[in-house]
RNA sequence: CUUAUCAAGAAAGACCGAGGGAUAGGCCCUGUGACGUCUUAGCAACCCUGAUUAAAUUCAGAAGGUGCUAACUCCUACUGCGUAAAUGCAGAUAGAUAAG
Numbered sequence: 001c002u003u004a005u006c007a008a009g010a011a012a013g014a015c016c017g018a019g020g021g022a023u024a025g026g027c028c029c030u031g032u033g034a035c036g037u038c039u040u041a042g043c044a045a046c047c048c049u050g051a052u053u054a055a056a057u058u059c060a061g062a063a064g065g066u067g068c069u070a071a072c073u074c075c076u077a078c079u080g081c082g083u084a085a086a087u088g089c090a091g092a093u094a095g096a097u098a099a100g
Base pairs, nucleotide, nucleotide: 001100002099003098004097005096006095011040012039013038014037015036019029020028021027023077024076025075026074041069042068043067046065047064048061049060050059051058073094078091079090080089081088
């Protein structure tokens, strides 16, 4: 950079010790120990394996490579539609993950 997905799902223990949730605002989590690291367990099924099909078309699986296990990507941010307004809906941007 390209393509696909992002409303579901899944936690315990040990260590550490003050911040963390990408950015900004908000709102949350956090000394009843967050975040992070490790171990074990789990979720999911992108790669993968088996079968199947005109076709990643459909079904099944989970050994391996990733990923994930607070809150919809926590919400909003930009645009359009609609509303008297609060706000709602859709899309984009940005971000995350996978494969190339």